[in-house]
RNA sequence: CCCUUAUCAUGAGCAGUGGAGGGACCGGCCCGAUGAAACUGCAGCAACCCCCGUAGUGGGAAGGUGCUAAUUCCGGCAGCGUUGCUGAGAGAUAAGAG
Numbered sequence: 001c002c003c004u005u006a007u008c009a010u011g012a013g014c015a016g017u018g019g020a021g022g023g024a025c026c027g028g029c030c031c032g033a034u035g036a037a038a039c040u041g042c043a044g045c046a047a048c049c050c051c052c053g054u055a056g057u058g059g060g061a062a063g064g065u066g067c068u069a070a071u072u073c074c075g076g077c078a079g080c081g082u083u084g085c086u087g088a089g090a091g092a093u094a095a096g097a098g
Stems, first nucleotide, its partner, number of pairs: 001098001003096006013042005021031003025076004043068003048064002050060003072090001077087004
């Protein structure tokens, strides 16, 4: 980088460095000098891998990841529809294959 499968309505932030961007993309709408991104420290959430047990439910959190504004912030394509619902696509994360 690409493929397969699963999940995406819940949950969880402070400090230091840093200085203007950030929320994948496009449109919107937001966040940001009362301090963005990024990095570091500590803390937390979750439970994919993992650990214990099981016929099946179940329990745990030491380790490997992940995550800690807003439903994946909302829409973006299709179908059915009175403001909506369902599915797809895209994206993210995990485990595995190439």
This is a predicted structure of a 98-nucleotide RNA (SAM riboswitch aptamer (S box leader)) from an Ardenticatenaceae bacterium. Its mean pLDDT, the model's own confidence on a scale to 100, is 86. Lineage of the source: Bacteria > Bacillati > Chloroflexota > Ardenticatenales > Ardenticatenaceae. It was read from a public genome assembly, where an Rfam model found it.